Predicted 3D model of a 550-nucleotide part of an RNA (large-subunit ribosomal RNA, domain I) from Chloroflexi bacterium GWB2_49_20.
It was read from a public genome assembly.
Context: one part of a larger RNA
RNA sequence: AGCUUACGGUGGAUGCCUUGGCGUCAAGUGCCGAUGAAGGACGUGGGACACUGCGAUAAGCUCCGGUUAGCCGUGUACAGGCGUUUGACCCGGAGAUUUCCGAAUGGGGAAACCCAUUGUGGCGAACCCACAUUAUCCUCUUGUUGAAUAUAUAGACUUGAGGAAGGGAACCUGGGGAACUGAAACAUCUAAGUACCCAGAGGAAAAGAGAUCAUUCCCCUAGUAGUGGCGAGCGAACGGGGAUUAGCCCAAACCAGCCUGGCUUGCCAGGUUGGGGUUGUAGGAUCCAGCACAUGGAAGUUACAAAUCGAUCUGUUAGCAGAAUGGUAUGGGAAAGCCAACCAAAGAGGGUGAUAGUCCCGUAUGCGAAAAUGGAUCGACUUCCGCUGGACACCUGAGUACUGCCGGGCACGCUAAUCCGGUAGGAAGCUGGGGAGUCCACUCUCCAAGGCUAAAUACACUUGACGACCGAUAGUGAACAAGUACCGUGAGGGAAAGGUGAAAAGUCCCCCUGUUAGGGGAGUGAAAUAGAACCUGAAACCGUAAGCUU
Numbered sequence: 001a002g003c004u005u006a007c008g009g010u011g012g013a014u015g016c017c018u019u020g021g022c023g024u025c026a027a028g029u030g031c032c033g034a035u036g037a038a039g040g041a042c043g044u045g046g047g048a049c050a051c052u053g054c055g056a057u058a059a060g061c062u063c064c065g066g067u068u069a070g071c072c073g074u075g076u077a078c079a080g081g082c083g084u085u086u087g088a089c090c091c092g093g094a095g096a097u098u099u100c101c102g103a104a105u106g107g108g109g110a111a112a113c114c115c116a117u118u119g120u121g122g123c124g125a126a127c128c129c130a131c132a133u134u135a136u137c138c139u140c141u142u143g144u145u146g147a148a149u150a151u152a153u154a155g156a157c158u159u160g161a162g163g164a165a166g167g168g169a170a171c172c173u174g175g176g177g178a179a180c181u182g183a184a185a186c187a188u189c190u191a192a193g194u195a196c197c198c199a200g201a202g203g204a205a206a207a208g209a210g211a212u213c214a215u216u217c218c219c220c221u222a223g224u225a226g227u228g229g230c231g232a233g234c235g236a237a238c239g240g241g242g243a244u245u246a247g248c249c250c251a252a253a254c255c256a257g258c259c260u261g262g263c264u265u266g267c268c269a270g271g272u273u274g275g276g277g278u279u280g281u282a283g284g285a286u287c288c289a290g291c292a293c294a295u296g297g298a299a300g301u302u303a304c305a306a307a308u309c310g311a312u313c314u315g316u317u318a319g320c321a322g323a324a325u326g327g328u329a330u331g332g333g334a335a336a337g338c339c340a341a342c343c344a345a346a347g348a349g350g351g352u353g354a355u356a357g358u359c360c361c362g363u364a365u366g367c368g369a370a371a372a373u374g375g376a377u378c379g380a381c382u383u384c385c386g387c388u389g390g391a392c393a394c395c396u397g398a399g400u401a402c403u404g405c406c407g408g409g410c411a412c413g414c415u416a417a418u419c420c421g422g423u424a425g426g427a428a429g430c431u432g433g434g435g436a437g438u439c440c441a442c443u444c445u446c447c448a449a450g451g452c453u454a455a456a457u458a459c460a461c462u463u464g465a466c467g468a469c470c471g472a473u474a475g476u477g478a479a480c481a482a483g484u485a486c487c488g489u490g491a492g493g494g495a496a497a498g499g500u501g502a503a504a505a506g507u508c509c510c511c512c513u514g515u516u517a518g519g520g521g522a523g524u525g526a527a528a529u530a531g532a533a534c535c536u537g538a539a540a541c542c543g544u545a546a547g548c549u550u
Stems, first nucleotide, its partner, number of pairs: 001549009015535001016499002020470002022467009031167002039101003042055003046078001049075003061095006070082003106115003116134001118132005136164005143157003171202001172200005182189001186229001216243005226234002247452003250397001254275010280430001282396003286391006296385005308380010319367003325340004341358002343347001349361003402425007412437001432447005486493002506534001509521004
């Protein structure tokens, strides 16, 4: 020095565990903000820090309800207190307080700071202090003024009221809109109307009541028909089955009131308000004729008008009751073994010193609200109520439809219908107009150029249940003071880190030593090679001892 064996050190794999994650289903809920949000800064405890809570009334104040013998949040004890039927702490409901920054809004500003205005009050002229007030824009409104212009009007200033602003993980709509990539290169094409940017809305959004097969969502039709440098790829519909269902209002004709203007002084035009009216087998208006009409009927708060109250029932936000076991031996410990019982509308699950239906929390089942709030029903309440026939030819959404060219979007890259936009043209008006995939005819069908509309759907959160989901290099980045420490000027990036024991019973005391290091005794404990660098404790690596080899 090597090998082997034994015993150690180091190290933290493995096993077991789970406080944390992930997902699915069901039910419920869904915007916040000038009454100052979201998010922060700084404070706040008896005492230092971090987290949590809270706001100068500062781990809290008041009221109401629940429940209770304990309690003063966690790491985390100590000191000092509170409470036990005069009810603390805790849980739920409703209030109060809520510094400063932040849309931040009196002005400024290098966010959490500085400096003001006006009014009132503080013995109050000044200073100082306290409280309130003072940003901008839009709409309506009050008053004072006031051009071209004489009356006027526009405009200016101003009083008061209302609104806006900013935030929001995902979901939604609209306006813009890539490239890598694929095509085994690449240009049409693809990726993809994706990512991303902007604007806006809401608890959903969007769409939607026929110039059509209501709108939306799911399953199929179907990877079909098509489309496609007919390459890569892209990719329907008709139709069928489900979910959910809900339909309405204007403009116009016509009538009436009011205002303004023109004048031919009783007419016209315009505006405004009310009535009327809303459709395609056309409908409506106007006029004529006939019938009918309310102590009745219909509808309603999510569109179709719009408020409020009461009753009943039933949810949500705290809770309550809730069956049934003993012995024995082993063991540190019984819930395991053995013996003998009991309950069960409860043998789901968790905990307890090993594996508990009967020990604890629960479970099945039944019950419960002062207050706030959701839903359903009923009643108040509110609103509405004509039909038929004939005549007449008044109305029925115009720079619209449509056409040429160009572009976009439709599964469709064009001979290309349908839809949208640009550009140049540009209708008809019910004897009218659009569509049925170029186009024409016939036939059928519908009525554009105004508007509203719940549900089925998307996403998230809360609660509950579940998982051939993970089990600490996994599962969230995060089971721990985690979006923390740390890095970066910044945008931003972004960790590691769980386990003593049943219970701290966390080693009184003694000794070694420079020692608050480390260790040896002693003690605790079932165990200390469970001693806090703490369950198990693999390998690499480092030793000690013995044997063998050189």
Notes: The coordinates come from a structure-prediction model, not an experiment, and the mean pLDDT is 81.